A computed fold for a 530-nucleotide part of an RNA from an uncultured bacterium, annotated as small-subunit ribosomal RNA, 5' domain. Rfam family: Bacterial small subunit ribosomal RNA.
[in-house]
Context: one part of a larger RNA
RNA sequence: GGACGAACGCUGGCGGCGUGGAUUAGGCAUGCAAGUCGAACGGUAUGGUGCUUUCGGGCAUCAGAGAGUGGCGAACGGGUGAGUAACACGUAGGUGAUCUACCCUCAAGACGGGGACAACCCAGGGAAACUUGGGCUAAUACCGGAUGAUAGCAGCAGUGAUGUUGUUUAAAAGAUGGCUUUCGGGCUGUCGUUUGGGGAUGAGCCUGCGUCCUAUUAGCUAGUUGGUGUGGUAAAGGCACACCAAGGCGAUGAUAGGUAGGCGGCCUUAACGGGUGGUCGCCCACACUGGGAUUGAGAUACGGCCCAGACUCCUACGGGAGGCAGCAGUCGAGAAUAGUCUACAAUGGUCGGAAGACUGAUAGUGCGACGCCGCGUGAACGAGGAAGCCCUUCGGGGUGUAAAGUUCUUUUAUAUGUGAGCAGUGGGUUCUACGUUAAUAGCGUGGGAUCAGGGAUAUUAGCAUAUGAAUAAGCAACGGCUAACUCCGUGCCAGCAGCCGCGGUAACACGGGGGUUGCGAGCGUUGUCC
Repeated sequence: GGACGAACGCUGGCGGCGUGGAUUAGGCAUGCAAGUCGAACGGUAUGGUGCUUUCGGGCAUCAGAGAGUGGCGAACGGGUGAGUAACACGUAGGUGAUCUACCCUCAAGACGGGGACAACCCAGGGAAACUUGGGCUAAUACCGGAUGAUAGCAGCAGUGAUGUUGUUUAAAAGAUGGCUUUCGGGCUGUCGUUUGGGGAUGAGCCUGCGUCCUAUUAGCUAGUUGGUGUGGUAAAGGCACACCAAGGCGAUGAUAGGUAGGCGGCCUUAACGGGUGGUCGCCCACACUGGGAUUGAGAUACGGCCCAGACUCCUACGGGAGGCAGCAGUCGAGAAUAGUCUACAAUGGUCGGAAGACUGAUAGUGCGACGCCGCGUGAACGAGGAAGCCCUUCGGGGUGUAAAGUUCUUUUAUAUGUGAGCAGUGGGUUCUACGUUAAUAGCGUGGGAUCAGGGAUAUUAGCAUAUGAAUAAGCAACGGCUAACUCCGUGCCAGCAGCCGCGGUAACACGGGGGUUGCGAGCGUUGUCC
């Protein structure tokens, strides 16, 4: 000199873009952060309309909340950096040792049956959380059977590719539209569904190389190292087990201890290097602490389950409930780090045929000079130069064109008005072309016309008009290093100080005044790194 997720002191006008719990991975009140689908299913409180009535009600139809079965999602997105010195990460490869829901594509199919369980009703138990028994019921829920290959296994032939035989394994006849009907059904669109092949995407595993300090850590290791076999896994493997052998690692630093998430990057430097890993992106790990599995394509699952523990809460004392390192917020500790805000309008995600619903992701706004950048706090003229203040050799000098005054301007401010863009999609009606189809129906795709509606920010940005210099300057330093000097006070006191050093009666070094210098909405100090 530069840099910072900074803090502290004094001061503080505005805007843009960023950024903000670094300490206690300490404890948490409250609200929200993951739902969605009635075009899978049974059913339905309630309301409207109509019919009927013995006036209690009943039936039909339309709309339809909440709950339940079922599907998909909840493994993404969001947070944190405790652990980890490791194939964790980076880089380059391997997988002939593997899996992959949704999506795309190709091929083939969907035949015929069955039995339940919720919801609901009835009867109980419990303070509650919740729960027991009996009865009825639906499905794209569940279970057999048939069919069954380019899949698995086994056999045979073949050098091999492969061929062939045997055996095993599948389904939702579903939903919703259109046309037609002899009411049995038939044809057909879309979605869904089963099996297999391929793709895409994502993931698992393995390997070479790289990856901090300590030798005041020198020896370490028994599933240890290897083999055979078996089991296990999607998959190779001591991954696990049985048996056998006695190996394996190490001064090229094993083992042990300390510290630490890694990288892209960021800071500095002419470079080499050194330091660092906050925001953003990729990967990893974790979710009160420890352990475990379940479901699933995927988890050993932050807002799922079980067990143990600590802590907090409720209790009728029998027993229960909870997990902010999600967004806000609170207490604590700390030098120190923000709103219990708005909206799903945009982008993206999940579900849904769609409309749409949900989304503390995200988009916005608020707070903090925390940082960077920009703008302003007025401009021109105005005396050999007012007053005040300071200095003085008492002559004068300085503040100083500075002020006043005159003439202007209006960025900004205030008020009023005007006013883009973020909005394209999507929906209704209609015309048309193509595809599907028996079809001019329906559906899908493309094009055109038209209608209604849609903005959190937002009293937006911008623009115009009006008013009036009006609303806006400080901080540090002045002995040398180092730009900038005098007076008074103090008297080795009070104090200063980064280093050298100042202060004991003329202090350019302490405190104050005037002046000057530097930077400027900031300026200094402290801390850390180069």